Notes
This is a predicted structure of a 72-nucleotide RNA (transfer RNA) from Candidatus Woesebacteria bacterium RIFOXYA1_FULL_38_9. The organism belongs to Candidatus Woeseibacteriota, within Bacteria. RNAcentral holds the sequence, with entries from ENA. Its Rfam family is "tRNA". By type it is a transfer RNA.

[in-house]
This record gives sequence, structure tokens and C1' cells, in this order.
RNA sequence: GGGCUGUUAGCUCAAUGGUAGAGCAACCGGCUCUUAACCGGUAGGUUACAGGUUCGAGCCCUGUACAGCCCA
Repeated sequence: GGGCUGUUAGCUCAAUGGUAGAGCAACCGGCUCUUAACCGGUAGGUUACAGGUUCGAGCCCUGUACAGCCCA
């Protein structure tokens, strides 16, 4: 320098172009003499950034940033 993949909650990851979810963690409660475990609940999101397409974009297109892999 060229090609490809990834970026979504604190972490690990889902999500046919049509209301953004799960597990773990956090918090509150139940259970327990207490803790852990277990059970129930609550909160938590500028979907990396900037544009474009569309009635509607996490999803499609373009650019940028960061990370990884391959080739030279």
C1' cells in the first nucleotide's frame, strides 16, 4: 500500500428494513441466625462518528476513526 471482518447496556453477545433484547455484573426485595447459593423484581442504550437511501435504518450505501486477520 491492497483486501476482508468487527464496533449495540459496566462485561460477553443477540436482534427478517417496522416498539433495541438476553446472560453475567449493579441495585432492591424474598429465603437464611448470618454470608454464599437460590428465587422474584428494578434500573441501565447518542446501536463508534459524520452523511446518504427509505414512509421508516442497529440492519442497506458512502466516508472517517479504532481493533483484528490475510496478501504485498